This is a predicted structure of a 101-nucleotide RNA (TPP riboswitch aptamer (THI element)) from an Alphaproteobacteria bacterium.
Its Rfam family is "TPP riboswitch aptamer (THI element)". Gene Ontology term of the family: thiamine pyrophosphate binding.
Lineage of the source: Bacteria > Pseudomonadati > Pseudomonadota > Alphaproteobacteria.

[in-house]
């Protein structure tokens, strides 16, 4: 000295579904309002999550297998295809160079 891992600024991307009950009417798988799932988030939050990357999202996709009152709910596709970055601090262990012996 770098890389790796962290933490902080600041800038930037991103998602926000599923089921049940209740009330209302413009009867629409709508609003509001209570619950139940799964999550980092589903009360759009001065939250949360990502930011070069397989693993924030998105696309494929009205996709395939499981499972579920249901639902990307789990799993697969998937080191696919796309996606948003700079600075500053700590830190071990590792490497690189130096030096010395």
């Nucleotide at each position: 000295c770098a890389a790796c891992g962290u933490u902080c600024c600041a800038a930037g991307g991103g998602g926000c579904g599923u089921c049940c009950c209740g009330u209302g009417c413009u009867u629409g798988c709508c609003a509001c309002g209570g619950g139940g799932c799964u999550g980092a988030g589903a009360g759009u939050g001065c939250a949360c999550c990502c930011u070069c990357a397989g693993g924030a999202c998105c696309g494929g996709a009205u996709c395939c297998g499981g499972g579920u009152c249901a639902u990307g709910c789990c799993g697969g596709c998937g080191u696919c295809g796309g996606g948003a970055u700079g600075g500053a601090g700590c830190c071990u262990a590792u490497g690189a160079c130096g030096c010395u012996a």
Its mean pLDDT, the model's own confidence on a scale to 100, is 77.